[in-house]
RNA sequence: AGACGCGCCCGAGAGGACCGCCGGGAGGACUCCCUGAGAGUCGCUUUCGGAGGAAAGUCCGAGCUCCGAAGGACAGGGUGCCGGGUAACGCCCGGGCGCCGCGAGGCGACGGAAAGUGCCACAGAGAGCAGACCGCCGAUGGCCUUCGGGCACAGGCAAGGGUGAAAGGGUGCGGUAAGAGCGCACCGGGCCUCCGGUAACGGAGGUCGCACGGCAAACCCCACCAGGAGCAAGGCCAAGCAGGGGCGAGAAGCGGUCCGCUUCACCUGAGUCCCGGGUAGGCCGCUUGAGACCCGGAGCGAUCCGGGCCCUAGAGAAAUGGUCCUCACCCGCGCUCGCGCGGGGACAGAACUCGGCUUACGGGGCGCGUCUUCCG
Repeated sequence: AGACGCGCCCGAGAGGACCGCCGGGAGGACUCCCUGAGAGUCGCUUUCGGAGGAAAGUCCGAGCUCCGAAGGACAGGGUGCCGGGUAACGCCCGGGCGCCGCGAGGCGACGGAAAGUGCCACAGAGAGCAGACCGCCGAUGGCCUUCGGGCACAGGCAAGGGUGAAAGGGUGCGGUAAGAGCGCACCGGGCCUCCGGUAACGGAGGUCGCACGGCAAACCCCACCAGGAGCAAGGCCAAGCAGGGGCGAGAAGCGGUCCGCUUCACCUGAGUCCCGGGUAGGCCGCUUGAGACCCGGAGCGAUCCGGGCCCUAGAGAAAUGGUCCUCACCCGCGCUCGCGCGGGGACAGAACUCGGCUUACGGGGCGCGUCUUCCG
């Protein structure tokens, strides 16, 4: 210098002016009554605060709330190498193994296929107690012979070719008629022992010619986890209308107890007081929390411990906006070469609250590391 890897941070560019919106405090004005540090209202004044790294998807895990629940088991669901972290997790950290990359590093549903069942399309002779299409041999036995060998069959073989995602270890040497773990060496694998490690796992030695093809994001087996629903949870106050109860004139009227008639004997009855559930509406839940920031300590790390300091949106159809000025940044054009003109700045937006994951995103910054080339 070029090309990369990992971690972290910022993100409506910065500053200002004016006008608005939501919430809190203080003040003011008005209304009400049980007259007091009372309650309520507001086209009022002033002051303070007012979106995100993902507020998103609602995919996991929790807090909180209500409902359910004697205990246990099954079905169904989830998780799945090992250790640690955490309130918890399917998250994070560290490690192991496998794969990818020259490397820094990245990725992985990564328990069990010698419990059982099932599947392995097409192609292919054969797909699981394997098989013989092409091929190799034909030593032995038969025939011929110029004695070199040749021919056919029985039969032997699985090295080579071919099919396939996959064909019953691989490479080499020996061996043989040709071959074959048939024998041997190395690699791979099974079992046993020892050593290192908390463990996953790794290493060494011995032993066995090799038994156990693949698939569990097929059923299944094993281990572990788990009640359900969600802030429209849930709680409090409660207008009007309807309902219930008390009081309530008989001198009148309507209807009923009663088929007809008579009598306030009773019900009903205006009015008035009270009661419960509860609709509209209002209030709480509602933001102080597994909290943010700074410092110190423990730990490789996730994280934990201690101290200091701060309070940082709480709406309810839903506020966080608009206009203008100056200066930066990027792009295009012009050119007197540092000015002029024009344009641009993402994804998105709180709705009970946290911890994660995933996805979207114009651009900018910081730190550590790797490879290649050149120079000293």
A computed fold for a 376-nucleotide RNA from a Gemmatimonadota bacterium, annotated as Bacterial RNase P class A. Lineage of the source: Bacteria > Pseudomonadati > Gemmatimonadota. Model confidence (mean pLDDT): 77 of 100. The sequence was found by an Rfam model in a public genome assembly. Of the family's consensus pairs, 92% are formed in the model.